[in-house]
């Protein structure tokens, strides 16, 4: 210089002038004007995907379903998040993505193949017998019948562990040695897991995001939760093995009620106020840890709308554009994105 790799910031600013909303003071003609101060839409505000603050619902006891995670430590309110660290795979690497069990059972595996897991042998290989041709026969070749065998070759993602040696009629852990493979011990580590060494011829594919086993964890609904106040009429008929008590189901015991509930038609009213923003808050230092993160100490107050506010116009700078607008709050994730900048790592090439 040139490729890559992982982290993080920004997402327009300054003036004037006019508008619009919140909060606080302050007048005043107090349904609401007027004037000062302070403040007003994102890095994802989107998806509603996880988790959870918060709020209503609470008699016990059994049985049972349903749903989610998934290597191991840890953080953290909590998670399916994050941090570290174990194996594996992919790269030269920096990285980056995976991750409970196939010896508890059931089930799948296309097409080729002979066959796809108790695994029938397609091209073969060995032994005996017969026939064929014959010169006294044999040897050899072909055909056919029994027996043996899966080593070679072929398909194929994968075909009864891999390689070399000896064996054998030809062959096979059949035997040895070496590697994988269990199992059992020791060292090191909290562990997952790692070296180390002995015994054992050793069960033989993939799929579990297939059913399923195992190990943990889950009540439920949801700010249109809940709650005040205001306004209001017109009731009727059914239910008793009704109706309610934690709103996943049954069962069982108790309470609570006798029009208490509950269910089906008709019918009246429907405005306003709280929930509402101070928060598992931000931002500085200091101490602990490898880190995420924790503790302590000091500062700040950073939208709160209700047919929906958060904006226009002028000028300057300028890189200023995408993706796109708050609705109870927050920690995540995931999915859209134009452009600019920062740090820190590996590769290559070249000087010094």
């Nucleotide at each position: 210089a040139g490729g890559a790799g992982u982290g993080a910031c920004c997402u327009g600013g300054u003036g004037u002038u006019c508008g619009c909303u919140c909060a606080c003071c302050a007048g005043a003609u107090u349904u609401u004007c007027u004037g000062g101060u302070g403040g007003g839409a994102g890095g994802a505000a989107a998806g509603u995907c996880c988790g959870g603050a918060c709020u209503u619902c609470u008699g016990c006891a059994g049985g049972g379903a349903a749903g989610g995670u998934g290597g191991u430590u840890c953080c953290u309110a909590a998670c399916a998040g994050g941090a570290a660290c174990a194996g594996g795979u992919a790269g030269c690497a920096a990285u980056a993505c995976c991750u409970g069990g196939a010896a508890a059972g059931u089930g799948c595996c296309a097409c080729a193949g002979a066959a796809a897991a108790u695994a029938c042998a397609c091209u073969g290989c060995u032994u005996a017998c017969u026939a064929u041709a014959u010169a006294u026969a044999a040897a050899a070749a072909u055909a056919g019948u029994a027996a043996g065998c899966a080593a070679a070759g072929g398909u194929g993602a994968a075909a009864a562990g891999g390689c070399g040696a000896g064996g054998u009629a030809a062959g096979a852990g059949c035997u040895c040695a070496c590697c994988g493979g269990u199992u059992c011990u020791c060292u090191g580590g909290u562990a997952a897991c790692a070296g180390a060494g002995a015994a054992c011829g050793c069960a033989a594919g993939g799929c579990a995001a297939a059913c399923c086993c195992c190990a943990c964890c889950u009540g439920a609904a949801g700010c249109a939760a809940g709650g005040u106040c205001a306004a209001g009429u017109a009731g009727a008929a059914c239910c008793a093995a009704u109706g309610g008590g934690u709103u996943c189901c049954c069962u069982g015991c108790c309470c609570c009620a006798a029009a208490a509930g509950g269910u089906u038609c008709g019918g009246g009213u429907a405005g306003a106020c709280c929930g509402c923003u101070u928060g598992a808050g931000u931002c500085a230092g200091a101490a602990g840890g490898c880190g995420a993160c924790u503790u302590c100490u000091g500062a700040c107050c950073c939208a709160g709308a209700u047919g929906a506010a958060u904006g226009a116009a002028c000028a300057c700078c300028u890189a200023a554009a995408a993706c796109a607008g708050a609705a109870u709050c927050c920690g995540g994730c995931u999915u859209a994105u134009a452009g600019g900048u920062c740090a820190c790592u590996c590769c290559u090439a070249u000087u010094u």

Predicted 3D model of a 352-nucleotide RNA (Bacterial RNase P class A) from a Candidatus Omnitrophota bacterium. Of the family's consensus pairs, 95% are formed in the model.